A computed fold for a 72-nucleotide RNA from Roseibium sp. AWQ4_290, annotated as transfer RNA.
[in-house]
RNA sequence: CACAUGUAGCUCAGCAGGUAGAGCAUCGGGAUUGUUGCCCGAAGGUCACAGGUUCAAGUCCUGUCAUGUGUA
Numbered sequence: 001c002a003c004a005u006g007u008a009g010c011u012c013a014g015c016a017g018g019u020a021g022a023g024c025a026u027c028g029g030g031a032u033u034g035u036u037g038c039c040c041g042a043a044g045g046u047c048a049c050a051g052g053u054u055c056a057a058g059u060c061c062u063g064u065c066a067u068g069u070g071u072a
Base pairs, nucleotide, nucleotide: 001070002069003068004067005066006065009024010023011022012021018055026042027041028040029039030038048064049063050062051061052060
């Protein structure tokens, strides 16, 4: 210097902008003699940070930060 990534505690979705989801984990309940298994439900996110565009931004644009890869 170039490119990629940054979304829930963890691993990741989110296609062409239209009010953010899954699995695991956690909590509650059910079932069971009992349970690490099974069934139902809940909580948990100002989408890395700051601006801009737009009626509307996780998504588009700019800058910054962090991590990774590549080149010299």
Annotation: Model confidence (mean pLDDT): 81 of 100. Rfam family: tRNA. Rfam classes the family as a transfer RNA.